[in-house]
RNA sequence: GGAGUUGGCUAGGCAGUCGCUCGUAUCGAAAGGUGCGGGAGGAAAGUCCGGGCUCCGCAGGGCAGAGCGCCAGGUAACGCCUGGGGGGCGAAAGUCCACGGAAAGUGCAACAGAGAAUAAACCGCCGAAGCGGCAACCUCGGUUGUUGCUGGUAAGGGUGAAACGGUGCGGUAAGAGCGCACCGCGGUCCUGGUAACAGGAAUGGCAUGGCAAACCCCGCUCGGAGCAAGGCCAAAUAGGGAAACGAGCAGACGGAUUCGUCCGAUCUGCAGCGCACGGCCCGUGCGUGUUUCCGGGUAGGCUGCUUGAGGUGUCCGGUGACGGGCAUCCCAGAGGAAUGACUGUCCACGACAGAACCCGGCUUAUCGGCUGACUCCCACC
Numbered sequence: 001g002g003a004g005u006u007g008g009c010u011a012g013g014c015a016g017u018c019g020c021u022c023g024u025a026u027c028g029a030a031a032g033g034u035g036c037g038g039g040a041g042g043a044a045a046g047u048c049c050g051g052g053c054u055c056c057g058c059a060g061g062g063c064a065g066a067g068c069g070c071c072a073g074g075u076a077a078c079g080c081c082u083g084g085g086g087g088g089c090g091a092a093a094g095u096c097c098a099c100g101g102a103a104a105g106u107g108c109a110a111c112a113g114a115g116a117a118u119a120a121a122c123c124g125c126c127g128a129a130g131c132g133g134c135a136a137c138c139u140c141g142g143u144u145g146u147u148g149c150u151g152g153u154a155a156g157g158g159u160g161a162a163a164c165g166g167u168g169c170g171g172u173a174a175g176a177g178c179g180c181a182c183c184g185c186g187g188u189c190c191u192g193g194u195a196a197c198a199g200g201a202a203u204g205g206c207a208u209g210g211c212a213a214a215c216c217c218c219g220c221u222c223g224g225a226g227c228a229a230g231g232c233c234a235a236a237u238a239g240g241g242a243a244a245c246g247a248g249c250a251g252a253c254g255g256a257u258u259c260g261u262c263c264g265a266u267c268u269g270c271a272g273c274g275c276a277c278g279g280c281c282c283g284u285g286c287g288u289g290u291u292u293c294c295g296g297g298u299a300g301g302c303u304g305c306u307u308g309a310g311g312u313g314u315c316c317g318g319u320g321a322c323g324g325g326c327a328u329c330c331c332a333g334a335g336g337a338a339u340g341a342c343u344g345u346c347c348a349c350g351a352c353a354g355a356a357c358c359c360g361g362c363u364u365a366u367c368g369g370c371u372g373a374c375u376c377c378c379a380c381c
Base pairs, nucleotide, nucleotide: 001377002376003375004374005373006372007371008370009369010368012346013345014344015343016342017341018340020039021038022037023036024035025034026033027032041352045363046362048361049360050359051358052357053226054225055224056223065222066221067220068219069218070084071083072082073081074080085099086097087096088095089094100217101216105215106214107211108210122157123156124153125152126151129150130149131148132147133146134145135144136143137142138141165183166182167181168180169179170178184206185204186203188201189200190199191198192197230303231302232301233300240294241293242292243291244290245289248270249269250268251267252266253264254263255262256261272288273287274286275285276284277283310329311328312327313326314325315324316323317322347350
């Protein structure tokens, strides 16, 4: 200098003017004014996991259901994070992996292929064994050669994602873990490691092909609903309950009765009163005891609401995630929903996007800029 891997930070700057919102101090009777201070994000997003908080439920256990799944650690918890192991990729730094069980059982495997799981004979190879044909030879019953069928064979070819350990030597009629060596694999033992696992020894002739994001088995975890949770205050109107007061006429109904009537707002009609239509009257329609209290609910208001597994600095422990000590800081809290608009100026010309109870993660979106660590190559000293 080039190529690459991986982690962290940042998210236009500055100045002026005018606003919005919260807290606080002060002025004011109030409305409100003034001063000071705070005012979106790394993802506030998706709502996919895990917690806090709240209400309901709950003796304990099981079934069902859902989720997770190498090992160890971190954490309030997790499906997250850190470290390690194993496997895939890469020359390396690194990166990706739902990575428990396929000798509990059931099941699946398109197309191709002869055969896809107690293996299979399409091509090829063989001619040992059995039966036959032909030829030659002879001691006439066999031998040898050749050929057909039955047959043997998983080495070779071919199909496939996958063909029942791999390579080599021996062996054989040809072959085959049939035998042997090495590699792989299984169980046993030893060593190292907390463990996952790794290494080694002797042994077994290979048994146990693949798929569990197929059912299933094993182990672990999980009660439900969510801030529209939940709590407090509480108007008008209508309806419920209670008390007091009031009440024109007629009828019905009920009760009482000395049979003369009396009592009762339970019902109906008329009158009265109020409202609407209408300029007014008539008329028509609708409504109609009054007051006070009690309790429930609605509108509305208050709360929950932001001090928290909190931020910053520093020291200590730890490989690390993280934990602990000390000091210091308070850093949005709205609710039809504030965090903005305009002007000037500079540059690299500015992306994705906006809190709504709060945290920890994951995932997704994102113009750019800054920076740490590491790997490989080239050149020079």
Molecule: Bacterial RNase P class A
Organism: Gammaproteobacteria bacterium